[in-house]
RNA sequence: GCGGUCAUCGCGACGAGAAGCCGGAACCGGGGACCCUUGCAGUCCCUGGGGUGAAUCGGUGCUUCGGCACCGUAGGGCGCCUUCUUCCGCCCGAACCCGUCAGCUAACCCGGUAGGCGGCCGAGGAAGGAGAC
Numbered sequence: 001g002c003g004g005u006c007a008u009c010g011c012g013a014c015g016a017g018a019a020g021c022c023g024g025a026a027c028c029g030g031g032g033a034c035c036c037u038u039g040c041a042g043u044c045c046c047u048g049g050g051g052u053g054a055a056u057c058g059g060u061g062c063u064u065c066g067g068c069a070c071c072g073u074a075g076g077g078c079g080c081c082u083u084c085u086u087c088c089g090c091c092c093g094a095a096c097c098c099g100u101c102a103g104c105u106a107a108c109c110c111g112g113u114a115g116g117c118g119g120c121c122g123a124g125g126a127a128g129g130a131g132a133c
Base pairs, nucleotide, nucleotide: 001021002020005013006012026113027112028111029110030109031108036103048101049098050097051096052095057072058071059070060069061068062067075092076091077090078089079088081128082127083126084125085124086123087122
């Protein structure tokens, strides 16, 4: 900007404009040169390799050998203005994707901005901001 309601068991949103579509902004993620990463070629062996994310790593037990449970842990989150810091308390420490392929990477190219819940309100120091008068 177009469009003219959507959705649920229920609650609900909405003509002061729903769903959907198009274009853009912002934030985030991926691919992608030179240079750099000591270089090139061949053979053999071996557990391919990579991405998002805080979510890694170790131990114990069980196992139908696929995994499962528990205890720790790198790391991460919350505690009513914001940031830094100290202490205290409570938690997370997963899941998924690519598909034999990707280091960095300017130009350039691609993608995401869903979904589902809860009811929190500890203390000290420093700095800043907002508001009120």
Annotation: A computed fold for a 133-nucleotide RNA from Embleya scabrispora DSM 41855, annotated as c-di-AMP riboswitch aptamer (ydaO/yuaA leader). The model forms 89% of the base pairs in the Rfam consensus. It was read from a public genome assembly, where an Rfam model found it. The source organism's lineage runs through Bacteria, Kitasatosporales, Streptomycetaceae, Embleya and Embleya scabrispora. It matches the Rfam family "c-di-AMP riboswitch aptamer (ydaO/yuaA leader)". Rfam describes the family as follows. This family represents a conserved RNA structure found upstream of the ydaO and yuaA genes in Bacillus subtilis and related genes in other bacteria. The coordinates come from a structure-prediction model, not an experiment, and the mean pLDDT is 79.